Notes: The prediction has a mean pLDDT of 88. The part of an RNA shown here (small-subunit ribosomal RNA, 5' domain) has 481 nucleotides and comes from a wastewater metagenome. Rfam family: Bacterial small subunit ribosomal RNA. The family has 99 seed sequences and 42,628 matches in Rfam 15.1. The RNAcentral record of the full RNA draws on SILVA.
Context: one part of a larger RNA
RNA sequence: GAUUGAACGCUGGCGGUAUGCUUAAGACAUGCAAGUCGUGCGGUAGAGGCUUCGGCCUUGAGAGCGGCGGACGGGUGAGUAACACGUGGGAAUCUGCCUAUUAGUGGGGGACAGCCCAGCGAAAGCUGGAUUAAUACCGCAUACGCCCUACGGGGGAAAGCAGCAAUGCGCUAAUAGAUGAGCCCGCGUAAGAUUAGCUAGUUGGUAAGGUAAAGGCUUACCAAGGCGACGAUCUUUAGCUGGUCUGAGAGGAUGACCAGCCACAUCGGGACUGAGACACGGCCCGGACUCCUACGGGAGGCAGCAGUCGGGAAUAUUGGACAAUGGGCGCAAGCCUGAUCCAGCAAUACCGCGUGUGUGAAGAAGGCCUGCGGGUUGUAAAGCACUUUCAGUUGGGAAGAUAAUGACGUUACCAACAGAAGAAGCACCGGCUAACUCCGUGCCAGCAGCCGCGGUAAUACGGAGGGUGCAAGCGUUAAUC
Numbered sequence: 001g002a003u004u005g006a007a008c009g010c011u012g013g014c015g016g017u018a019u020g021c022u023u024a025a026g027a028c029a030u031g032c033a034a035g036u037c038g039u040g041c042g043g044u045a046g047a048g049g050c051u052u053c054g055g056c057c058u059u060g061a062g063a064g065c066g067g068c069g070g071a072c073g074g075g076u077g078a079g080u081a082a083c084a085c086g087u088g089g090g091a092a093u094c095u096g097c098c099u100a101u102u103a104g105u106g107g108g109g110g111a112c113a114g115c116c117c118a119g120c121g122a123a124a125g126c127u128g129g130a131u132u133a134a135u136a137c138c139g140c141a142u143a144c145g146c147c148c149u150a151c152g153g154g155g156g157a158a159a160g161c162a163g164c165a166a167u168g169c170g171c172u173a174a175u176a177g178a179u180g181a182g183c184c185c186g187c188g189u190a191a192g193a194u195u196a197g198c199u200a201g202u203u204g205g206u207a208a209g210g211u212a213a214a215g216g217c218u219u220a221c222c223a224a225g226g227c228g229a230c231g232a233u234c235u236u237u238a239g240c241u242g243g244u245c246u247g248a249g250a251g252g253a254u255g256a257c258c259a260g261c262c263a264c265a266u267c268g269g270g271a272c273u274g275a276g277a278c279a280c281g282g283c284c285c286g287g288a289c290u291c292c293u294a295c296g297g298g299a300g301g302c303a304g305c306a307g308u309c310g311g312g313a314a315u316a317u318u319g320g321a322c323a324a325u326g327g328g329c330g331c332a333a334g335c336c337u338g339a340u341c342c343a344g345c346a347a348u349a350c351c352g353c354g355u356g357u358g359u360g361a362a363g364a365a366g367g368c369c370u371g372c373g374g375g376u377u378g379u380a381a382a383g384c385a386c387u388u389u390c391a392g393u394u395g396g397g398a399a400g401a402u403a404a405u406g407a408c409g410u411u412a413c414c415a416a417c418a419g420a421a422g423a424a425g426c427a428c429c430g431g432c433u434a435a436c437u438c439c440g441u442g443c444c445a446g447c448a449g450c451c452g453c454g455g456u457a458a459u460a461c462g463g464a465g466g467g468u469g470c471a472a473g474c475g476u477u478a479a480u481c
Base pairs, nucleotide, nucleotide: 001481002480003479004478006477007476008475009474010473013353014352015351016350017349018348019346020345021311026309027308028307030306031305032304035068036067037066040065041064046059047058048057049056050055075264076263077262085188086187087186088185089184090183093181094180098177099176100175101174102173103172104171105170106140108138109137116129117128118127119126120125146155147154148153160169161168162167190236191235192234197227198226199225202224203223204222205221206220207219208218209217239261240260241259242258243254244253245252246251266287267286268285269284270283289300290299291298292297317343319342320341321340325339326337327336328335329334356386357385358384359383366377367376368375369374390422392417393416394415395414396413400408425470426469427468428467429466430451431450432449436465437464438463439462440461446453447452
């Protein structure tokens, strides 16, 4: 000098664009953050109407079975020195929804929720009986292609719904694609040798099992290997990258925001379902913690968005809207969406603008200095003449929205109106380093980045006048180059 997710002190007019718990991966009250589909299914409470009071018709929330989605989106960086990441390759794989193509969609059956009845429990909830539908479940038939095969043969599927119809949305099997994902390898990727030896499924083989898939991934048997001063092992630290800061570059430092990948979801373990998870707002077990309890037993997980306590030098609203973009479900209408888009708070950063312009010498008054003549503040003020950016008031008024639909929005922007009106501070002035005098103090009080100032005339302390530098900021501290 440049820089920062900064903080602190003094000060503070406006706008735009960004950014905002770096500390306790500490604990969390409350609300919201993942639902949707009645064009898969049975059907109820309720409402309206009719009634011969038996019931019937229309409509129909919630709950339930079923489908798809809760594996995305959002958060955090604890762990991880590793095929985690970056880059370049590879073969032994899977892939819902989507696209293309081929062939089908025949005929049956038995249940379980819900509803009803009965019972247990404080509750959470649970048990038994009876009954019922389906795109839920299970056989049968069929099989171009598909799977297994000893090549003789064997095995395996489906679901309907809406519509007057046309038809549409689906379903099954298979192939190819696209997308996404899993796996392997070369190279690169922090410090310590005051860590020198490490290893028993360890290293390899055979066989089997297992997986979507190669493989000690697992098991049995056999062999005795494998790694290491080109730093194994151990310890410490750390998410990695594109990038960011600095620098002429080489390099050094760093990894906030944004984007890609990875890991995690109170701590540890486990599997289930599924195309996909060993699953943040799913399940089970164990631990700690909190809450309810009738003491028998139960409930919970903000590293989602707000918000609270705590910690800290320090970091915001318990806001609006689905209008746009995108996502889930749905034929659709639409519903949901703290993703997102906006608004609020903060000079936290960057950028822009303003706080007036011209004139004005009696060089006013006042202040300060003085050699007492005067000098300086100083064209500065006042006065006179103008202007109205920004802010303010009033009126108009887009784009973002393809037909409709605008949270933002008192929007941006435009015009008119009034009036200099509402808007300047901070640090420094011994040298480095731009800027000097007076008073007070008297090695005191104090200053200080370094050198150093202060012990009676201190340009270095404190105040004043004046000056210098930046300016809605200015200084200080911390940190990096």